[in-house]
Context: one part of a larger RNA
Molecule: small-subunit ribosomal RNA, 5' domain
Organism: Minisyncoccota bacterium
C1' cells in the first nucleotide's frame, strides 16, 4: 500500500447493487416451512331439480327412487430421499483429476407385445369395552388402480435336453379418443462400486495388525470384494514415515503479489457429511430417512401419578454466551418444484419489501458575480497580516427535496370466449409548481509524512506506530486560530499478503 461476513469511536443527505449469527452443532415459547388426487374406491354430509307410496273432497302434506353440483374423515396412488439448513465429525477414495468393470434406476422419451378368468381380506361405518389424556381393544359389514390364485408366455431363472417356474388395472367420455396397467429392448439423465495421482503439522509417536493378509466351501448384495461366516495357510503395512497425537469439511474460487509463491475457503456453484447424543431396521426405484418409525441416554413439557408428548444446523422470532450480525413482513404475479386429465391446490424454494454507511459504485450539499478586502476572531515588529470572494449583496439554476397530476415493463397463462389475473407499487419513470431551498464531517500538522503559529501547563497533566516529546520561551501535552489529507465518511483495533 492492498484486502475484510468485521467490531469500536466521532459524524451522517440520497440512490443502485451486493451483503449480514464468524462465538454455544447451546436451550427453545409461538406461527408458518409438504402436500395433492373424488377422472382409483366405498361411505358420510350439504345444496338444487324432479317428485313415488301413503293421507286428504280439494288446496296441500309427505318424502322413496332418480339426476346434477359441492365438501372430504378413511382405504388407495404419487410426492414426503427433492427443495431448505449447518460444517459437528471426517486426514478419508471425503474431495479434485484421470481411468476401470461386476451393477441398478420411479417419473420422462422411443419401439414391440400383452391386459383372459376367479377369489380372500382390511379401514371407513355399526355395536360394545378401556383410558384423565395420548390413544387402544373385541365383534360384525364393505369397495377399489389394495392383496392373492389360476390362464397365456415374449423375456428371465433352473436344466444336456425334454420340460418346469415366471405379468397385468382400471378410470373418464354419448362416442371418437384420452389418461393409466404389465413385460421386454433401447435412450436420456441419475446413482452405487473399484482404482492411478494430488491433498496440513508432528519422530519429544517406530513399530502396527487377528477378519488381520491370502485361499476353499457356504451365505449375502442391484453389483466385485473378508462384505459375513466355518475351515486352512501365515501372511499384510512401515523411515518413499506405517501406527499414534494435533488440526481441518474438500474443490471451483478469493485476497495479495511483477511473478513464483504465501494466505484463505464468507456470499454464489459442485461434492461430502450431519439433523439433541448413540444405535436399529421398516417402507420404498431411491433412506438406514431434518419437519417418518422403534430402542437407550440427557434435557424440557403435560398428567387424574397409572401414563404420555417433544426435537428451529427450515423462515421469522426468543433467551444465553459474545466486540458483534436483521422482520415473529408481503405474494405465489414471475421462475422452479410436488400432486392432478384439467381447473386448481401446496410451496418461509423463489420473487419482493423492511432493518444495518457492513461493502462497492454513483449523485448531491449549489453556480456566476461581488472590496486592495465589512464585522467578528486570531496573529502582530502595532505599520499591518490572516480567515477571504469567504460572507453580506446582486443575478442564475433546480440535480436533490416537498407538493400536485399521470403512471409502467416485468404476462404469459386461464377462460363459461364475455372476460379474468402484478406481491413489488401508486414504486421506477414522466410532467407541472415552489424555493438555495433539506444536506459536512473526521483525522492529522517534530521526523518518517502533506500541513504552524499564539496561549495554557511546567518530567505535572498528558502524548506515543518507531525514534521519542513534557523539568518556564513545548511547531510533539491541552486549547484557539490557521493549514494539510480524505470525504458521507474519517480514524482506531484485529487478521492476511
Nucleotide at each position: 500500500g492492498g484486502a475484510u461476513g468485521a467490531a469500536c469511536g466521532c459524524u451522517g443527505g440520497c440512490g443502485a447493487u451486493g451483503u449480514g449469527g464468524a462465538u454455544u452443532a447451546g436451550g427453545c415459547a409461538u406461527g408458518c416451512a409438504a402436500g395433492u388426487c373424488g377422472a382409483g374406491c366405498g361411505g358420510u354430509c350439504c345444496c338444487g331439480c324432479u317428485g313415488a307410496a301413503g293421507c286428504g273432497c280439494a288446496a296441500g302434506c309427505g318424502g322413496a327412487a332418480g339426476c346434477g353440483g359441492g365438501a372430504u374423515a378413511g382405504c388407495g396412488g404419487c410426492a414426503g430421499a427433492c427443495g431448505a439448513g449447518u460444517u459437528a465429525g471426517u486426514a478419508a477414495c471425503a474431495c479434485g483429476u484421470g481411468g476401470g468393470a461386476a451393477c441398478u434406476c420411479a417419473c420422462c422419451c422411443u419401439a414391440u407385445a400383452c391386459a383372459c378368468g376367479g377369489g380372500c381380506a382390511c379401514a371407513a361405518c355399526c355395536a360394545g369395552c378401556c383410558g384423565a389424556a395420548a390413544g387402544g381393544u373385541u365383534g360384525g359389514c364393505u369397495a377399489a388402480u389394495u392383496c392373492c390364485c389360476g390362464a397365456u408366455g415374449g423375456u428371465c431363472u433352473c436344466g444336456c435336453a425334454a420340460g418346469a417356474g415366471u405379468a397385468a388395472a382400471g378410470g373418464a367420455g354419448a362416442a371418437a379418443u384420452c389418461c393409466g396397467g404389465u413385460a421386454u429392448a433401447g435412450g436420456a439423465g441419475a446413482g452405487g462400486c473399484c482404482u492411478g495421482c494430488g491433498u496440513c503439522c508432528u519422530a519429544u509417536c517406530a513399530g502396527c495388525u487377528a477378519g488381520u493378509u491370502g485361499g476353499u466351501g457356504a451365505g449375502g448384495u442391484a453389483a466385485g470384494a473378508g462384505c459375513u461366516u466355518a475351515c486352512c495357510a501365515a501372511g499384510g503395512c512401515u523411515a518413499u514415515g506405517a501406527c499414534g497425537g494435533g488440526u481441518a469439511g474438500g474443490c471451483g474460487g478469493u485476497g495479495u503479489g511483477a511473478g513464483a509463491g504465501c494466505a484463505u475457503g464468507a456470499c454464489c456453484g459442485c461434492c461430502a457429511a450431519c439433523g439433541a447424543g448413540g444405535g436399529u431396521a421398516c417402507u420404498g426405484c431411491g433412506a438406514c430417512a431434518c419437519g417418518g418409525a422403534c430402542c437407550c441416554u440427557a434435557c424440557u413439557c403435560c398428567u387424574a401419578c397409572g401414563g404420555g408428548a417433544g426435537g428451529c444446523a427450515g423462515c421469522a422470532g426468543u433467551c444465553g454466551a459474545g466486540a458483534a450480525u436483521a422482520g415473529u413482513a408481503g405474494a405465489c404475479a414471475a421462475u422452479g418444484g410436488g400432486g392432478g386429465a384439467a381447473a386448481c391446490c401446496c410451496u418461509g424454494a423463489u420473487c419482493u419489501c423492511g432493518c444495518g454507511a457492513c461493502a462497492u459504485c454513483g449523485c448531491g450539499u449549489g453556480c456566476u458575480u461581488g472590496a486592495a478586502g465589512a464585522a467578528g476572531u486570531c496573529c502582530u515588529u502595532c505599520g499591518g497580516g490572516a480567515u477571504g470572494u469567504a460572507a453580506a449583496g446582486a443575478g442564475c439554476u433546480u440535480u436533490u427535496c416537498u407538493c400536485u397530476g399521470g403512471g409502467a415493463u416485468g404476462a404469459a397463462u386461464c377462460u363459461u370466449c364475455g372476460g379474468a389475473u402484478g406481491a413489488c407499487a401508486g414504486u421506477a419513470c414522466c410532467a407541472g409548481a415552489g424555493g438555495a431551498a433539506u444536506a459536512a464531517g473526521g483525522a492529522g500538522c517534530u521526523g518518517c509524512a502533506a500541513a504552524u503559529c499564539g496561549c495554557g501547563u511546567g518530567c505535572c497533566a498528558g502524548c506515543a506506530g518507531c525514534c521519542g516529546c513534557g523539568g518556564u520561551g513545548a511547531u510533539a501535552c491541552g486549547u484557539g486560530a490557521g493549514c494539510u489529507c480524505c470525504a458521507a465518511g474519517c480514524g482506531u483495533u484485529a487478521u492476511c499478503c